Formats: sequence, C1' cells, structure tokens
RNA sequence: CCCCACUGGAGAGAGGCGCCCGCCCUGCUGCGGCGUCCACCGAAGGAGCAAGCGCAGCAUCGCCCGCGUGAAUCUCUCAGGUAAAGCGGACAGUGAGG
Repeated sequence: CCCCACUGGAGAGAGGCGCCCGCCCUGCUGCGGCGUCCACCGAAGGAGCAAGCGCAGCAUCGCCCGCGUGAAUCUCUCAGGUAAAGCGGACAGUGAGG
C1' cells in the first nucleotide's frame, strides 16, 4: 500500500408543481416511486491548485515568462445527498491475510 471482518463516523427543504407508475388501509390533502423547478449540503466517485520538481524561451540566465507535473479534511458542486429509521459514507481504530 491492497483486501476482508468488526467498531466509531458529519452536513443540508417531511419544499413547490406535475405524472397517475406501484402499494393497501381506498384516503382524493394516503404512503411510496418517477419527472421537473427552486433552495440547500459535501464525507462515495469526479474536477481545480500552493510550494517543490521537470521541460522550454532569452543580447538580460532570475526571486522572469510559458508549458507540464503536483496534496488535502481546502475549493467547485458534474455526480451524489437533504425528517427520523435504514442504506450509503471520506476518514479513524482493532484484528486476520497478501
């Protein structure tokens, strides 16, 4: 570093409208699902970059300019998510294996 098991693990609308797809308790202001609009969150995934490093330029050789590389719990919010529960969950701990 990878993988497996266990443990801990945050944030944000029970929002509006529509479809009439599913369910049973048949309500018609049910529950769920889907689409869409607005608001919001950052901790699956994805994207961005500081120093440093590499390459190149030059009547000037550097503390310059250009390109590349370059981390995160930072930034973005494409994806994902936004009552509780559940699922998921970066990251952390313990144990087994490679």